This is a predicted structure of a 93-nucleotide RNA (c-di-GMP-I riboswitch aptamer) from an uncultured Gemmatimonadota bacterium.
RNA sequence: CCACGACAACGGCAAAACCGGCGAAAGCCGGCGACGCAAAGCUUCCGAGGCUAAAGCACCAGGUCAUGGUGCCAGGCCGGUCGAGCCGCCGAA
Numbered sequence: 001c002c003a004c005g006a007c008a009a010c011g012g013c014a015a016a017a018c019c020g021g022c023g024a025a026a027g028c029c030g031g032c033g034a035c036g037c038a039a040a041g042c043u044u045c046c047g048a049g050g051c052u053a054a055a056g057c058a059c060c061a062g063g064u065c066a067u068g069g070u071g072c073c074a075g076g077c078c079g080g081u082c083g084a085g086c087c088g089c090c091g092a093a
Base pairs, nucleotide, nucleotide: 004091005090012037013036018031019030020029021028022027035080041086042085043084046083047082048081049078050077051076056072057071058070059069060068061067
């Protein structure tokens, strides 16, 4: 230095729930709180996968209108879905 990850050490992050805010939603931010995480650090202008559907399009209901419903659709969202890339604490086997 690389690989690797221990009933080691110093520490770190923070799920769900709840409260407040933003958003049509998925979800995000802050507080509180810890399910867990050896990268649960960063990157979606790297790839795959997943989530949502406001607007739009199609259809249906409605005598018509208003309105409602169903389906499709990402440039919205997920890095704690995986891969990939970059940076990184410690040092047993």
Overview
It matches the Rfam family "c-di-GMP-I riboswitch aptamer". The literature on the family includes a 2008 paper in Science by Sudarsan et al., "Riboswitches in Eubacteria Sense the Second Messenger Cyclic Di-GMP". It was read from a public genome assembly, where an Rfam model found it.